Transfer RNA from a Candidatus Berkelbacteria bacterium, 74 nucleotides, folded computationally. The sequence was found in a public genome assembly. Model confidence (mean pLDDT): 81 of 100. Lineage of the source: Bacteria > Bacteria candidate phyla > Candidatus Berkelbacteria.
[in-house]
RNA sequence: GGCUGCGUAGCUCAGUUGGUUAGAGCGUGGGACUCAUAAGCCCGAGGUCGCAGGUUCGACCCCUGCCGCAGCUA
Numbered sequence: 001g002g003c004u005g006c007g008u009a010g011c012u013c014a015g016u017u018g019g020u021u022a023g024a025g026c027g028u029g030g031g032a033c034u035c036a037u038a039a040g041c042c043c044g045a046g047g048u049c050g051c052a053g054g055u056u057c058g059a060c061c062c063c064u065g066c067c068g069c070a071g072c073u074a
């Protein structure tokens, strides 16, 4: 340099043959329980879905470029 895959919450990931509200587990904050703590229980916060542009009535999802990571190849 070429090719392929991936990028979504603090972490690990799910999600889509484009459709009204973007989710789970862990973590984290609060509550209740307890003499107190842990576990378990209840409630909550946290996201420009890597960046920019395009297609579309409508994009996390399709197309293009760029950035980052991983692998293969020369």
Stems, first nucleotide, its partner, number of pairs: 001073007010026004019057001028044004050066005